[in-house]
């Protein structure tokens, strides 16, 4: 330099192809219940500028361009 895959909450991850409710789940954290107490379990809650930037559109995590980062492969 080229090819492919990936970047979403503290962590892991779905959703993207086929645009449309305030982006879902697990875990962690907080509160309550349970317990003598802790843990487990149950219920509820907080937390996301969807890697950056621009474009298309009434509307973009999703489509398009450029760029950055990570992994693998080729040279």
């Nucleotide at each position: 330099g080229g090819a492919u895959g990936g970047g979403u909450u503290g962590u892991c991850u779905a959703g993207c192809c086929u645009g449309g409710u305030u982006a879902g789940g697990a875990u962690a954290c907080c509160u309550g219940c349970c317990u003598u107490a802790c843990a487990c379990g149950c219920a509820g809650g907080u937390g996301g500028u969807c890697g950056c930037u621009g474009g298309u559109u009434c509307g973009a995590a999703u489509c398009c361009g450029g760029c950055c980062c990570c992994a693998u492969c080729c040279a």